[in-house]
RNA sequence: CGAGAGGUCUGGACGGCCGCUCCGAGCGCGCGGUUCGCCGCGCUCGCGGGGAGGAAAGUCCGGGCUCCACGGGUCAGGGUGGUUGCCAACGGCAACCGGCCGCGAGGCCAGGGAAAGUGCCACAGAAAACAAACCGCCGCGCGGCUUCGGUCGGGCGGUAAGGGUGAAACGGUGCGGUAAGAGCGCACCGCGGGCUCGGUGACGCGCCCGGCAGGGCAAACCCCACCCGGAGAAAGAUCAAAUAGGGAAGGCGCACGACGACGACCCGCGCCAAGGCCUUCCGGGUAGAUCGUUCGAGGCCGGGCGCGAGCUCGGUCCCAGAGAAAUGGCCGUCACCCGCCCUUCGGGGAGGGAGACAGAACCCGGCUUACAGGGCCUCUCGCGCG
Numbered sequence: 001c002g003a004g005a006g007g008u009c010u011g012g013a014c015g016g017c018c019g020c021u022c023c024g025a026g027c028g029c030g031c032g033g034u035u036c037g038c039c040g041c042g043c044u045c046g047c048g049g050g051g052a053g054g055a056a057a058g059u060c061c062g063g064g065c066u067c068c069a070c071g072g073g074u075c076a077g078g079g080u081g082g083u084u085g086c087c088a089a090c091g092g093c094a095a096c097c098g099g100c101c102g103c104g105a106g107g108c109c110a111g112g113g114a115a116a117g118u119g120c121c122a123c124a125g126a127a128a129a130c131a132a133a134c135c136g137c138c139g140c141g142c143g144g145c146u147u148c149g150g151u152c153g154g155g156c157g158g159u160a161a162g163g164g165u166g167a168a169a170c171g172g173u174g175c176g177g178u179a180a181g182a183g184c185g186c187a188c189c190g191c192g193g194g195c196u197c198g199g200u201g202a203c204g205c206g207c208c209c210g211g212c213a214g215g216g217c218a219a220a221c222c223c224c225a226c227c228c229g230g231a232g233a234a235a236g237a238u239c240a241a242a243u244a245g246g247g248a249a250g251g252c253g254c255a256c257g258a259c260g261a262c263g264a265c266c267c268g269c270g271c272c273a274a275g276g277c278c279u280u281c282c283g284g285g286u287a288g289a290u291c292g293u294u295c296g297a298g299g300c301c302g303g304g305c306g307c308g309a310g311c312u313c314g315g316u317c318c319c320a321g322a323g324a325a326a327u328g329g330c331c332g333u334c335a336c337c338c339g340c341c342c343u344u345c346g347g348g349g350a351g352g353g354a355g356a357c358a359g360a361a362c363c364c365g366g367c368u369u370a371c372a373g374g375g376c377c378u379c380u381c382g383c384g385c386g
């Protein structure tokens, strides 16, 4: 210098003008209350302070919080799936193990079980799992031809070594062996079992035994281990109009009602009294208002422990809280990019241009996805120079 790998930071700065939202204290005005001292609420104005993100996003996973449910166990259903750790928890993260890819830095893995059972394996191919003879190869008969070496056709057997098909063909390579072949025999590799050693462990080194059984697929059913109650801020709590309805007490006594004086009936009177009406009070609850609601598994700095994720100690800071939803717009200067001119190569001058993805709505930890432009750190490979 070129090509890469891993990680991290930033997401314009300053000023002027005009606005938005929340909070604080204050003047003025208005309304209400008043023990006349003031108090509460609202509006306006000027003042001071705070005002989006690295993803605020998707709402995918986990937790806090709230309400509901809840004796225990099993089943069903859902999820997770190498090991050891971290964490409030997780499907997250760290380190390590194994496999695959890359010369490498590194990257990827849904990474338990296919010798419990069931199922599937398209197309091609003779055959796709109790293996299977299409071509080829080999042996033995038969027939034709023959230059007698063979060759062609057909039959019966052998053969999974070779060809061909396929994602995959019943271990691989080599030597021996054989008519040709075949773990048929042997060596190495693979595979399975056992032992020793190392490691907390996943697993690894080594040795011995076995001739090889058990193709692949579990993001097919399934089996194994572990985890999981439901609903979610429209959770939930408090205050509380109007209207309607509920309850209690008191009053009235508006019956064609019961009772009283009675043998029966009627009227009147007294008393009780459903329902009704009136008065007072109570409670639920809607609109509305307030809380929940932003001090938190919190940010920053430093020390200690740990390979690391992280844990711990000390100091320091308070950092949006609206409610249909504020955080914006214009201008100037600088910074950034693009070529142009001048240059004493340090720089100077005039001009043009871009500025992304996206926006809190109870909070937090992750994951995933989107993103103009710019910066930094570590490492790898190649080339060149010293």
Stems, first nucleotide, its partner, number of pairs: 001382010012334007020051005026045001028043006053357001057368002060366005065232004077228005082096005097111001098109004112223002117221002119217003134163002136159005142153004171189006190212001191210005197204002236291004246282007254275001257272001259270002298317008336353003340349003
Source information
Predicted 3D model of a 386-nucleotide RNA (Bacterial RNase P class A) from a Planctomycetota bacterium. Lineage of the source: Bacteria > Pseudomonadati > Planctomycetota. It matches the Rfam family "Bacterial RNase P class A". Its family is annotated with tRNA processing, dimeric ribonuclease P complex and ribonuclease P activity in the Gene Ontology. It was read from a public genome assembly, where an Rfam model found it.